[in-house]
Molecule: SAM riboswitch aptamer (S box leader)
Organism: Mucilaginibacter sp.
RNA sequence: GAUUUAUAAAGAAGCGGCGAGAGAUCAGGCUCAAUUACCCGCUGGCAACCCUCCGAUUUGGAGAAGGUGCCAAUUCCUGCCCCGGUAAAUAUCCCGGGAAAUAUAAAUU
Numbered sequence: 001g002a003u004u005u006a007u008a009a010a011g012a013a014g015c016g017g018c019g020a021g022a023g024a025u026c027a028g029g030c031u032c033a034a035u036u037a038c039c040c041g042c043u044g045g046c047a048a049c050c051c052u053c054c055g056a057u058u059u060g061g062a063g064a065a066g067g068u069g070c071c072a073a074u075u076c077c078u079g080c081c082c083c084g085g086u087a088a089a090u091a092u093c094c095c096g097g098g099a100a101a102u103a104u105a106a107a108u109u
Stems, first nucleotide, its partner, number of pairs: 001109008013043005021032003026079004044071003049067002051063004075101001080098003084094002
C1' cells in the first nucleotide's frame, strides 16, 4: 500500500518549543489562528478496538496495567442517489435514509 469486518451526533487540555497558516484531497461555504492556531515535546485526560475478569454462548456486565487511537466545531457542513416539508419553481431553505470518500481499530496479505 491492498482486502475484510466494526465504529464515527457522546467523551476528554495544561505547560513548553516553533512562528503562519490550519480544519485529509478538489470545489463551495463556514470556522480556528500573532490573546500564537496547525505541528512537535512533556504531563494530564477521554474512550474501551485489542486486552483482563465474571456470567454466558457469539452476546451481557465490570476493569484499565499494557498495545493502538483520540482530546474545536457530527468525519465542521455540502457535493452522488432516494423520501418528506416549505415554495410559483427541478432554485433556495428545513428534515431523514443510502452510497462514495476519509479516519481509527482488529485480522489477513